Model confidence (mean pLDDT): 80 of 100.
Transfer RNA from a Candidatus Saccharimonadota bacterium, 72 nucleotides, folded computationally.
It matches the Rfam family "tRNA". By type it is a transfer RNA.
It was read from a public genome assembly.
Lineage of the source: Bacteria > Bacteria candidate phyla > Candidatus Saccharimonadota.
RNA sequence: GCGGGUAUCGUAUAGCGGCUAUUAUAUUUGCUUCCCAAGCAAGAGAUGAGGGUCCGACUCCCUCUACCCGCA
Numbered sequence: 001g002c003g004g005g006u007a008u009c010g011u012a013u014a015g016c017g018g019c020u021a022u023u024a025u026a027u028u029u030g031c032u033u034c035c036c037a038a039g040c041a042a043g044a045g046a047u048g049a050g051g052g053u054c055c056g057a058c059u060c061c062c063u064c065u066a067c068c069c070g071c072a
Base pairs, nucleotide, nucleotide: 001071002070003069004068005067006066007065010025011024012023018055027043028042029041030040031039048064049063050062051061052060
């Protein structure tokens, strides 16, 4: 330099053109307990950046950024 892939709560993940975005764990509050742990209930927390298409984009297209793989 060329080609391909990935990017979603703190972490790890699912997802589909019709979002009020899934689950686990962590975290916060409460209940339970003599205390802790465990358990139960509730809460907060995310679509890498910029454009485009579309009535509507996390999803499709383009560019960029970061990382991974291959070729040279």